[in-house]
Context: one part of a larger RNA
RNA sequence: CUGGGUGUAAAGGGAGCGUAGACGGCUGUGCAAGUCUGGAGUGAAAGGCGGGGGCCCAACCCCCGGACUGCUCUGGAAACUGUAUGGCUGGAGUGCAGGAGAGGUAAGCGGAAUUCCUAGUGUAGCGGUGAAAUGCGUAGAUAUUAGGAGGAACACCAGUGGCGAAGGCGGCUUACUGGACUGUAACUGACGUUGAGGCUGGAAAGCGUGGGGAGCAAACAGGAUUAGAUACCCUGGUAGUCCACGCCGUAAACGAUGAUUACUAGGUGUCGGAGGGUAUGGACCCUUCGGUGCCGCAGCAAACGCAGUAAGUAAUCCACCUGGGGAGUACGUUCGCAAGAAUGAAACUC
Numbered sequence: 001c002u003g004g005g006u007g008u009a010a011a012g013g014g015a016g017c018g019u020a021g022a023c024g025g026c027u028g029u030g031c032a033a034g035u036c037u038g039g040a041g042u043g044a045a046a047g048g049c050g051g052g053g054g055c056c057c058a059a060c061c062c063c064c065g066g067a068c069u070g071c072u073c074u075g076g077a078a079a080c081u082g083u084a085u086g087g088c089u090g091g092a093g094u095g096c097a098g099g100a101g102a103g104g105u106a107a108g109c110g111g112a113a114u115u116c117c118u119a120g121u122g123u124a125g126c127g128g129u130g131a132a133a134u135g136c137g138u139a140g141a142u143a144u145u146a147g148g149a150g151g152a153a154c155a156c157c158a159g160u161g162g163c164g165a166a167g168g169c170g171g172c173u174u175a176c177u178g179g180a181c182u183g184u185a186a187c188u189g190a191c192g193u194u195g196a197g198g199c200u201g202g203a204a205a206g207c208g209u210g211g212g213g214a215g216c217a218a219a220c221a222g223g224a225u226u227a228g229a230u231a232c233c234c235u236g237g238u239a240g241u242c243c244a245c246g247c248c249g250u251a252a253a254c255g256a257u258g259a260u261u262a263c264u265a266g267g268u269g270u271c272g273g274a275g276g277g278u279a280u281g282g283a284c285c286c287u288u289c290g291g292u293g294c295c296g297c298a299g300c301a302a303a304c305g306c307a308g309u310a311a312g313u314a315a316u317c318c319a320c321c322u323g324g325g326g327a328g329u330a331c332g333u334u335c336g337c338a339a340g341a342a343u344g345a346a347a348c349u350c
Base pairs, nucleotide, nucleotide: 003322004321005320006319007304008303012318015200016199017198021194022193023192025088026087027086028085029084030083031082033081034080035077036076037075038074039073040072041071042070049065050064051063052062053061054060091191092188093187094186095184096183097182098181103177104176105175106174107173108172109171110154115149116148117147118146119145120144121143125136126135162169163168206247207246208245209244210243211242215241216240220236221235222234223233258317259316260315261314262313263312266295267294268293269292270291271290272289273288274287275286276285277284278283299306300305323350324349325348332343333342334341335340
């Protein structure tokens, strides 16, 4: 390389949109590039292969055959691929009628709690721990009542519940706005799938500028613990956490499971619809579509387990793997303000 693979052994890109490309529904007709078939030319000889012969045999030599699976020209076939043109509706999309949702962006509003400030009551403790101490407090703390300020997060509802491509999204209201689902079958008529490059989104931490700062809290300080304790525990506490704009572009970005389509026993929850039936104080049954869980057959699997949400049976396209270490390192390049990210070896060694 071929092959074989990618949940956990090496291996699915963190996610989407989409370019080139690859692959692609049913049906009519034409063409004949691929494809199939006939003919002609060529495919040197030697060599190789099969058969036979000559040197005593063999090596060696000679003859015949076939082969040289190819290329060119030309006649034909039209099932499949391709191509051109016409038609279809099952794939895909649009319309119409609906209900569900923490989907997104912006603005406004609300109550509980923590902290702080002011005032009242009140007096010697409070706080903290395994036990303590640092700390706070007679300049009146803790506790309690009233008023005020400010920031951040939204108890209950809450649910292997919902929504989103992923990251993620949870108080209430309003405005704007994306997607999915169900029913219908009016419209378009293959418009599809995947997707190298590319573009866009992308937790937390981190970075830049300007705000904000209640609580929490890297660093740091102190108190303990300990042989030591640069920790675990305690008292404090700055970046940060929050907002706006701009970067960064990574995560055990996980279902450690790429996307799409079709097929393949059942059972049982739950969420959003639709149709039918029985009852009618609010439910039950049947059917069906879409999500989300559990159990389980066939099958698969090294086992664990997966099992209509497949890791089963098939198809298309992309990504990735090829012993461990060296190493996600070095060098080079691209990107970045930096931190660093992306790409990504070898020597050597077992």

This is a predicted structure of a 350-nucleotide part of an RNA (small-subunit ribosomal RNA, central domain) from an uncultured bacterium. Model confidence (mean pLDDT): 88 of 100. Rfam family: Bacterial small subunit ribosomal RNA.